[in-house]
RNA sequence: GGGCCGGUAGAUCAGUUGGUAGAUCGUCAGACUUGCAAUCUGGAGGCCCCGGGUUCGAAUCCCGGCCGGUCCA
Repeated sequence: GGGCCGGUAGAUCAGUUGGUAGAUCGUCAGACUUGCAAUCUGGAGGCCCCGGGUUCGAAUCCCGGCCGGUCCA
């Protein structure tokens, strides 16, 4: 320098005919307990790496960039 894959909640990841984003763990509150843990219930938390474009509508499609992984040189 080039090819491919990836970047979404605090963490690990889903989201595949474009229709305003979810799971598990964690976290907070409550229930239970003498108390803790476990268990159960509920809540908060992300406008999706950045900038443009297409579209009525973009995490999703197109272009450019940044970062990470991998392969080739």
The RNA shown here (transfer RNA) has 73 nucleotides and comes from a Candidatus Helarchaeota archaeon. The coordinates come from a structure-prediction model, not an experiment, and the mean pLDDT is 83. Rfam family: tRNA. The family's RNA type in Rfam is transfer RNA.